[in-house]
Description:
This is a predicted structure of a 1402-nucleotide RNA (small-subunit ribosomal RNA) from a bioreactor metagenome. The RNAcentral record of the sequence draws on SILVA.
RNA sequence: AAGAGGGGGAUAACAGUUGGAAACGACUGCUAAUACCGCAUAAGCUUCCUAUGUAUAAGUGGGAAGUAAAGAUGGCCUCUGAAUAUGCUAUCGCUUAUGGAUGGGCCCGCGUCUGAUUAGCUAGUUGGUGGGGUAAAGGCCUACCAAGGCGACGAUCAGUAGCCGGCCUGAGAGGGUGGACGGCCACACUGGGACUGAGACACGGCCCAGACUCCUACGGGAGGCAGCAGUGGGGAAUAUUGCGCAAUGGGGGAAACCCUGACGCAGCGACGCCGCGUGAGCGAAGAAGGCCUUCGGGUCGUAAAGCUCUGUUUUAAGGGACGAAGUCUGCAGAGAAUAAUACGCUUUGCAGGUGACGGUACCUUACAAGAAAGCCCCGGCUAACUACGUGCCAGCAGCCGCGGUAAUACGUAGGGGGCGAGCGUUGUCCGGAUUUACUGGGCGUAAAGGGUGAGUAGGCGGUUGUAUAUGUCAGAUGUAAAAGGCACAGGCUUAACUUGUGUAAGCAUUUGAAACUGUACAACUUGAGUGCAGGAGAGGUAAGUGGAAUUCCUAGUGUAGCGGUGAAAUGCGUAGAUAUUAGGAGGAACACCAGUGGCGAAGGCGACUUACUGGACUGUAACUGACGCUGAGUCACGAAAGCGUGGGUAGCAAACAGGAUUAGAUACCCUGGUAGUCCACGCUGUAAACGAUGAGUGCUAGGUGUUGGCUAGCGAUAGUCAGUGCCGAAGUAAACACAAUAAGCACUCCGCCUGGGGAGUACGGUCGCAAGACUGAAACUCAAAGGAAUUGACGGGGACCCGCACAAGCAGCGGAGCAUGUGGUUUAAUUCGAAGCAACGCGAAGAACCUUACCAAGGUUUGACAUCCCCUUGACAGAUGCAGAGAUGUGUCCUCCCCUUCGGGGGCAAGGGAGACAGGUGGUGCAUGGUUGUCGUCAGCUCGUGUCGUGAGAUGUUGGGUUAAGUCCCGCAACGAGCGCAACCCUUAUCCUUAGUUGCCAGCAAGUUAAGUUGGGCACUCUAAGGAGACUGCCGGUGAUAAACCGGAGGAAGGUGGGGAUGACGUCAAAUCAUCAUGCCCCUUAUAUCUUGGGCUACACACGUGCUACAAUGGUCGGUACAAAGGGAAGCGAAAGAGUGAUCUGGAGCAAAUCCUUAUAAACCGAUCCCAGUUCGGAUUGUAGGCUGCAACUCGCCUACAUGAAGUUGGAGUUGCUAGUAAUCGCGAAUCAGAACGUCGCGGUGAAUGCGUUCCCGGGUCUUGUACACACCGCCCGUCACACCAUGGAAGUUGGUAAUACCCAAAGUCGCUGAGCUAACCGUAAGGGGGCAGGCGCCUAAGGUAGGAUCAAUGACUGGGGUGAAGUCGUAACAAGGUAGCCGUAUCGGAAGGUGCGGCUG
Repeated sequence: AAGAGGGGGAUAACAGUUGGAAACGACUGCUAAUACCGCAUAAGCUUCCUAUGUAUAAGUGGGAAGUAAAGAUGGCCUCUGAAUAUGCUAUCGCUUAUGGAUGGGCCCGCGUCUGAUUAGCUAGUUGGUGGGGUAAAGGCCUACCAAGGCGACGAUCAGUAGCCGGCCUGAGAGGGUGGACGGCCACACUGGGACUGAGACACGGCCCAGACUCCUACGGGAGGCAGCAGUGGGGAAUAUUGCGCAAUGGGGGAAACCCUGACGCAGCGACGCCGCGUGAGCGAAGAAGGCCUUCGGGUCGUAAAGCUCUGUUUUAAGGGACGAAGUCUGCAGAGAAUAAUACGCUUUGCAGGUGACGGUACCUUACAAGAAAGCCCCGGCUAACUACGUGCCAGCAGCCGCGGUAAUACGUAGGGGGCGAGCGUUGUCCGGAUUUACUGGGCGUAAAGGGUGAGUAGGCGGUUGUAUAUGUCAGAUGUAAAAGGCACAGGCUUAACUUGUGUAAGCAUUUGAAACUGUACAACUUGAGUGCAGGAGAGGUAAGUGGAAUUCCUAGUGUAGCGGUGAAAUGCGUAGAUAUUAGGAGGAACACCAGUGGCGAAGGCGACUUACUGGACUGUAACUGACGCUGAGUCACGAAAGCGUGGGUAGCAAACAGGAUUAGAUACCCUGGUAGUCCACGCUGUAAACGAUGAGUGCUAGGUGUUGGCUAGCGAUAGUCAGUGCCGAAGUAAACACAAUAAGCACUCCGCCUGGGGAGUACGGUCGCAAGACUGAAACUCAAAGGAAUUGACGGGGACCCGCACAAGCAGCGGAGCAUGUGGUUUAAUUCGAAGCAACGCGAAGAACCUUACCAAGGUUUGACAUCCCCUUGACAGAUGCAGAGAUGUGUCCUCCCCUUCGGGGGCAAGGGAGACAGGUGGUGCAUGGUUGUCGUCAGCUCGUGUCGUGAGAUGUUGGGUUAAGUCCCGCAACGAGCGCAACCCUUAUCCUUAGUUGCCAGCAAGUUAAGUUGGGCACUCUAAGGAGACUGCCGGUGAUAAACCGGAGGAAGGUGGGGAUGACGUCAAAUCAUCAUGCCCCUUAUAUCUUGGGCUACACACGUGCUACAAUGGUCGGUACAAAGGGAAGCGAAAGAGUGAUCUGGAGCAAAUCCUUAUAAACCGAUCCCAGUUCGGAUUGUAGGCUGCAACUCGCCUACAUGAAGUUGGAGUUGCUAGUAAUCGCGAAUCAGAACGUCGCGGUGAAUGCGUUCCCGGGUCUUGUACACACCGCCCGUCACACCAUGGAAGUUGGUAAUACCCAAAGUCGCUGAGCUAACCGUAAGGGGGCAGGCGCCUAAGGUAGGAUCAAUGACUGGGGUGAAGUCGUAACAAGGUAGCCGUAUCGGAAGGUGCGGCUG
C1' cells in the first nucleotide's frame, strides 16, 4: 500500500471397551477452533513463451500457467419477546507486497604459536561444461573433459592452544597472559542423524548406536547440573540446598497479572583494593623485674605506675532513610478519532498503593581506657647486636656461605630493625638482563669467519633528464562498540567505588607534494668489460732429457774388524765385511741459485727442454654503455693419512721383531723391517685447511726496505701504478696489540655465536666400499669455565754475583769399647716437653732421699700456702717418752706482749667451726702476652709527593760501572725519606799522659843456700783511666776527568786491621700454658695436699753427639822450662807429717794484683821398647780401700793390686775448618753435700791448601715460561674397583593417536518403487489425482578385519656419561714438565698414551 469472498472434511478433549508391573497405549463412538483443506480474486512473486537488447549476461515491454487470508473482544444502532445473528465502531489479530530498522548467512585482502631430526603434499584433488542442491555464490554434490593446484615468503605432518577488547610488566620498543566484565566462536554424557521452525541440525526437544546409572512383575522402560544452590570424588585450593521480583531487563498477555536461581540483595572466605581503630597529654624515685656488665654502671625507658583528658569503633537504649515513579489503580478535566457525550487512545491535575535489602545506612544519648597486635628479620647484599646453649653434631641457607669449644650466620633470651590487621613462605610472569641487542650486542686471542672459489634465487646498487606516484610526507572525512586507560569535573563524611565530558596510534576513503626510493623511457662514462702494445713469474697439464747422492749387483786391491751409543748390545764380517777403484742396475728426490723473493682462489707450486693452457700487472684511451657487488640452496677444487684396481719399490718408515734403558718401558735410544710413501684411474672431503682476521667499495699523518712495470733526468735520484715487509700518528681495543695489506671511519651482502660439562655425543636423516663425514639434541650436573695483563712463587729456563757451597787441602764421623741423648720395647711407673736443616751431651749450669711433675701403699679435707668471720685457749717454738715405714697419733716438761677504771679491751699465736675461697707441672702454644729458634749479619724491605696505567700495579729500587753491602758514582720521570748496611759501643794489636799498691826492679844500698826479701825508686813490665793513631790521607797506573780498583811509600797496624755485641719488613698457625703471666674449659674427701718405698738409671735392638784408642811424629821411665783467665768464708786451705795411692792429720794465711787454688801439659834433654794384639789399647770383672752424705742395695765418684775384651785407621755416605785458624796440649769456672768424656771460658805449640766457579747445596739481582697462589711437598690425566643418578642400544611386551584398504551397517535425508492402505480435490459412478505403510538403492556413525606409520611406557643384558672422603695402577699435560706441545689421519698398547705421515706456533 492492497486485501480479508465463499465453502469443506476431520480430530483431541470426552464416553465406552480393552492391553501392560510400569512407561505408555489399542479399538469404537461424538464434537470445536485464529487447527487442517479446496475454490474465487492476484498488484506482486515463481516458471515458461515472445519482442528488444547484447556476447547466450543484466535490463525493459507483452503474454500464458501456478500461488493468499481468520477471526477475537468491548461498545452502540437497527431488528427481535429475549438471546443470537446482521450491521456500525474502537482495539487486537490474519494475508500479500515494498521499504526501513534489527539480527543473521556467505565471500575476499591482511594479520594470527613451536618444530625442517616433518620436504614434498593433493584424485573431488585444480579448472571447465551439463545437471542437481541451497535463502544464497561455489566441487557444495554428480556425469563427462582437461591435468592441473599448493610448497623453502615453509606446503604437508607433528605438538600446543578458544580468539579479541583488554590485563600484568616495562622509560619505551617489547615480553607474558586471555581469570572477572564485554564482543565473537565452539560445545552440552560420547558419536551419528535429521524433523519442526523466521531462526537449531537445538544444554533443561526427537531418532539411532555406544558407555554408564536407575526402575522392573525380566516381558520391558527411564536418565543426562559445562543452569542456580547442593552431594561425592580429585586436588595445594575455591562459598548458601538463603531472601525477593521492590528496582533494572526479558518472555507471554489487550491488560490486570503470571513466569524469570537473568537480576537485585543477604550469607561464607583478610582472596584483593580502600578507609578507621586498638588511645591522647603530663609524668624520673630514671621504681620493681628482665638482660648485659670493665661490677662503676648501662639498657628495656616516659616505657609502666600515677594524674588530667577524649570517646572513633565495640556494647546498651531511642529515632530512622534515599533507592519509588516517566509504574499501577481511582477520580476530575482537555484533545484527536467516532454517528456518538460510550469504550479505548493521547494528555493535565488530584488522591491512593507498591521495599527483598532492613529496623540496615545514618543520627542522638549513656557507660568506661575500659573490649581490640601480630608477623618477619638483625654475617654481606640489606635497615637492625649482645649473652647463654650446642660443638662439621643439631641445624641454617635466595647467592656468597655459616657450624670442628669463645658462632652478631644454628637454638633460646634480652635488645634492635621493618611492615602492620596483617606478615612471612611457595609458585608463576615481566623487570633489572644492552644476557637474542628493531630501538640496542658481537665473531684476531674470551663463544663465534664457512677450507677455497664459480654462480642461481634473493638483497643492495654510478651520473643526467622526463613521466608516474609503489614506498615516503602533509591536510580533511569516516571508523576505531561499550567497559577499561588518561585528563578535567561531579556523587557517596574521605577513599576504594561510581557518573559526566574530552581524548588515541592504527585502518579506510579522499585531496595534495615530488626531494629521496621504486617503475617506464631517453641519454652519459668515471664502475665493469673488450681491443691494441709491452715486460715478470716454482701458475697448471703432458711428453722427453740430465747430473750429484743412497742402495744393490759384478770384478779388482786389501785385512780384521765394521757399525752404533750417554755407555752398550742386537746386527754385518775370515764363506773376506767396512774402506777403496772400475763397470752396471733401479727407484725416488732435485744441493748451490734461495731472498719476511715470485705465482696461484685456497690446498699448494722449486733440475732442464718442448708443446698446450689459465690468470695478474703496466701503458694507451679505440669500442660497449651499469653489463656491477654479494651470494641461501647448487656445482667445482680441496695437504696428509686412509680405501679400491693394476703397476712400481732405491731410500725412509706406522705395525712388528730383537737389543738397550728402567721398579716396569707395550716409549724416548739402537739394529732390522711390512703396509705406506712413487705412478695410472677412481673414492674419501677432513687439518692449528691460521693472518686463528669472509667478500666488495670509498675515506683517514708519515718514515723506511723490497718485487714487477711506466714516466722525468746524462746520472745520482724523484714521481706514479700494482704487490710484499717493518716502524709509527690519529683512531680503535678488556688488555695484548692493530694501524692505508686496519682490529680506524662508513655502506652492501653472506656465514657464525649466546655460561662450563654432558657433546660434536645419542637418536633420526643424507653421503661413503669402509674408515667415517655433514646435519645435530636432551636428561642430568657445576658456579663457575674462559681471555688479557699484574705481583709473587717455582722450572731437570737463561744471564750475572756471593758463601768452607764445590774444588785444593788438613783433621774427623760412619767400623771398636765406653759415656751421654733419642726412638723402640718393657714396666705398677719407666713423669712431661723438643721431631728434617732449625729434636736427639736439647729444657737438665749436674734424678741416691729431696728435686719429682710418675707408680704402689698409708694419711688429711677451709686444706701444705693467702684474706675475711665466730668460738676456745695462751701460747708458738724447744726438750723428751711410747706406737708406727714415716706422715702422724698420743703423753710429759717448759711457756706471750701492750693498755686498763682490774670488769675488760687490743695485738700476736695455736686449736676447733661455718662458708666465701685456696690449690692444680690438669687441657688448649690452633684463644694469648712475653721470650726464643730459623731463613740470615742474607742485602734487602718500604713510604710521601709526582708521573705512567681503566685497573691490579709500575716507576723510584731498573740500566752502565763498583762494592762485603740498595756501598758509592754516572745516567734516567722521577725527587726525597724511613727501617736495614756502614759508623757510633766492648775487646785486642802500637804509642803517649796521669797514677804507682797488693804489681815491677834499671841504677844505688843491705841481705840470703835461694828468693824484690828489705831500704829506696816508678825508668821498664804490668795494672786502669784518659788520649793519639788509619782517613784510600799521600804517590803512580787503570777507569769516564767519576765511584772505585791495582801497585807503592810511610807506618805497630792498610783498605770494614782481628774478634765480639748488634738480627730490617717478614716466613714457618715454627717452639714454649712444665720458667713466668694469662682467657676459656675441667677437678674440688680430689686431677688438691702430706709421707715411706720404688721409678725417671729397665734392655733382643736402631740412630745422633762425644771420649779413649788402634800406636814408633808413639808408649814407659827419668831429668828439666814456660801461661792466661778465673774461683774462694757452712769457703780456698799453705808449711809440716802419715799412707804405694785415693786421702788423712794439721791448721798458717786470705773476704784477696797481698793468702790459697798454683802444680803446670804438650814441647825440650836422656834411657828403654823394635812392629807384636805388643811395655799399644784400656773395656770388663774380682779383692781391698778412700771421700761426700741421715743413707751409696736398686743407683755416686776416686784409689791400689789383680784381670787385660773389642780394636791393626773403618762400606755406601757424611762433617768441620782459609791464620794465630785447623790440629794438638793442658788449666779454670758455673751447677754442686757428692757426682763431667758435657757446657762455658783460658792460654801453650802451631800447619797445609785455595787453579778456579763447570758441577752439588743455600742465597741475591735481572730476565723468560707457567694450566702454580695452601704457591712444585703445587697442579693434574686416564683405566680399574665400589656406591648412587639420569640417559642411549636391546630379543621383545603393553598402551595410545591419526590415517589407509576391505567387511557389516542402525537411525536418517534423498532417489526409485509402491500390487497393500487412504477424509477433504476432480468425477453421477467406475475410477483418477494426491498421500501413507512397505520394499530397493546411494551415502553413512558405531563395530570388525588387515598391514604399515607414529608417540609413550616397560625390558634380561649391555654402552658410554655424571657425581662421590681418605681406594688401586701409573705420571700424559702445565717449566725446555724432564722425548716441546697441539691439529687431522692411520696403527698399536692395562691406562693415561706411543709411533708414522703432513700441518700449526698457541